[in-house]
This record gives sequence, C1' cells and structure tokens, in this order.
RNA sequence: CGUGCUGGGCGGGGCGCUAGGGGUGCCCUGAAUCCGAAACCCUCUCUAUGCGGGGCCGAACCCCCGCCUGAGGGCUUCCGAUGGUCGGGCCAGCACCGGGCACGUGGUGUCGAAAGUCGGGUCCUGCGCGGCGGGACGCCGUGAAAUGGGUCAGGUCCGGGAGGAAGCAGCCCUAAGCGGUUGUUCCCGGGUGCCGCAGGGUCGCCUGACCGGAGCCAACGACCCGGCAAGCGCCGGUCACCGGAGUUCGAAGGCGGGGUGCACG
Repeated sequence: CGUGCUGGGCGGGGCGCUAGGGGUGCCCUGAAUCCGAAACCCUCUCUAUGCGGGGCCGAACCCCCGCCUGAGGGCUUCCGAUGGUCGGGCCAGCACCGGGCACGUGGUGUCGAAAGUCGGGUCCUGCGCGGCGGGACGCCGUGAAAUGGGUCAGGUCCGGGAGGAAGCAGCCCUAAGCGGUUGUUCCCGGGUGCCGCAGGGUCGCCUGACCGGAGCCAACGACCCGGCAAGCGCCGGUCACCGGAGUUCGAAGGCGGGGUGCACG
C1' cells in the first nucleotide's frame, strides 16, 4: 500500500410520559439509510441509551476528550411591564360636595367700581275700586190635568114666566215651583288684581337719585380649609401573558489536543 473481516456507524438535544432507561408524541437543531407496530401505548431493567425485518459504509472527513460561542427547553416564595380577578382603607392623590383666597386666565369698571346717604319696590294691615263666583231683588218665559181667580158656549138646577144659581171644556190671569237674565241695585266670599289711598315695616334682594374716585365679580385654573366617598389611582393576595435575572439541560458551529483491532499478500 492492496484485499477480506470485526467493533462500530448511517444524527443529536429539551419537554412530557415512566419507579426508572429508551421509543412513538410536542418542540429545537438542520440534512441525516429503507420498511412495519406503538397512548388509557411499545420495548427494556441500572452502561436499561429502544423493538422486528432489510440495505449500505467500515477503522477515519465519520469515533473520543477539553475550551469558547450558543438555538431552544425546564426550574425559581427572584425583579419588572401589561391585563384579569379578590380584598384593604392608619394611602384621601384624582374625582365629588361645601367654604375661603384673589396668584393667573377671563369678565366688568373713569361712558364712573366699592363704600355711604336718601327714596321707591319686594313684605304686612285697613279701606276703596275693578274682576271672578254665589245669593237676594228686579225683569222675561213657563206654571193648577190635583184642590186658585175671572169670563164661562153647550148642558144642568130653581122659577108659571121675567129671570136667577152653581159651574165642565175653552180662553185670560195668577201662587208655589222651574228655567233664563246682557241689570244704573243690594249682600256674601277668595290661592282675586303689573289698580288706587292711608298706615306700618324695611335683615336681605332689586331699583332711582346724590355723593365718592378705583376697584369689583369669582366662571375656569392654582393654592388653603373642612367633608364625603372605595369609581380610578395606591397597597396586598392570586391568575394569565411578556421581558429580565439566576440556575440547569443543551442541538449546532468554531478552536485545540489525543486515541483506534484481526487475518492474508
């Protein structure tokens, strides 16, 4: 150096499952032989690192060790953000209510603010007037069919007659009652009046005049005081999710180092 063979290799890792190992499952890495079964599962037992059946390579690019980088996963009474949920009130900051102040904004004021004086109104009492409602009176209409009055046809009665008497219907009138009323009248009442007169009152408010000569108002913001309240914020618990820190496992990549069988020619 060549040929044949053997160990071995033809992916690895995290989670989950399990008493535990491995696989099927989910995920990461990234390119790596084919077929079959495997979840209320398959196969094993502490070097357990899969099972059954084929194929290929075969002692080195492939195997072993160390360091660095490091996908991704697990864990935590850890930290932070966001959202949900439960609770707290010795957290009253915001919000809400009341009061104050007059710093800012605004409005108003020399076309005259505040303060002051006088008057009027708002308030009360009485009277008047008006209006409204009710009643009385007056007036108009109606009204006796049951028993008012007048006149009483017909008929009735008395009378020898002249004549007389009572009187139904009809007509006219009237009482009580009923209805109406636009009345120069009277009485009573009021949740009555931009009304009049007189008297009283006048804290406040509105208003007029005079005086006065620069403030006044407090809507909003700021600030102060008091109150209320658990809606928000705040605080505590808990859950989800995201990020970080720590810890752990760790694919893959890079760098370095080392090791590797038998036979024949």
Predicted 3D model of a 265-nucleotide RNA (Bacterial large signal recognition particle RNA) from a marine sediment metagenome. Rfam family: Bacterial large signal recognition particle RNA. It is annotated as a non-coding RNA gene. RNAcentral holds the sequence, with entries from MGnify.